[in-house]
Molecule: transfer RNA
Organism: Butyrivibrio sp. ob235
């Protein structure tokens, strides 16, 4: 170039049939501890890569554009 995949929290993924965005590890805070650490409880913390369409309604469906991986050239 050509096809396919993937793009969601600081990091690793979920997220069913389109109908309230999530888990875990990290981070803060609290009990606990003589003091860390473990272990328990509790906060925070999201432009769902950009743009655009469909549709009462979209991380999900279509279209473009960016990037990452793979195949093939």
């Nucleotide at each position: 170039g050509u096809u396919g995949u993937c793009u969601u929290a600081g990091c690793u993924c979920a997220g069913u049939u389109g109908g309230a965005a999530g888990a875990g590890c990290a981070a803060c805070g609290g009990u606990c501890u003589u003091u860390u650490a473990a272990a328990c409880c509790g906060u925070a913390g999201g432009u769902c890569a950009u743009g655009g369409g469909u549709u009462c309604a979209a991380g999900c469906c279509c279209c473009a554009u960016a990037g990452g991986c793979a195949a093939c050239a």